[in-house]
Molecule: c-di-GMP-I riboswitch aptamer
Organism: Pirellulales bacterium
């Protein structure tokens, strides 16, 4: 130094819930708030869950904090 890995410290993110706002909805954004997180950073391409519509197996969507995967990345004890 690199990989696996995850002690410490610094810094980071922010579930439920509440308020505002957008959306038919799943949900999104902002503020408050912390259950947790070493990728809880990014990506709907695979599986899955959920929503709306209808001619009921298709169409249009949502979720990256469900699983797998891809890309990128802070620190450095054992």
């Nucleotide at each position: 130094c690199c990989g696996c890995c995850g002690a410490a410290a610094a810094g980071g993110c922010a579930a439920a819930c509440c308020g505002a706002u957008c959306g038919c909805g799943a949900g999104g954004u902002c503020g408050g708030g912390a259950c947790g997180c070493a990728a809880a950073g990014c990506c709907a391409c695979g599986g899955g869950a959920c929503u709306c519509g209808c001619u009921c197996g298709c169409g249009a969507g949502u979720c990256a904090g469900c699983c797998a995967g891809g890309c990128u990345g802070c620190c450095g004890a054992a």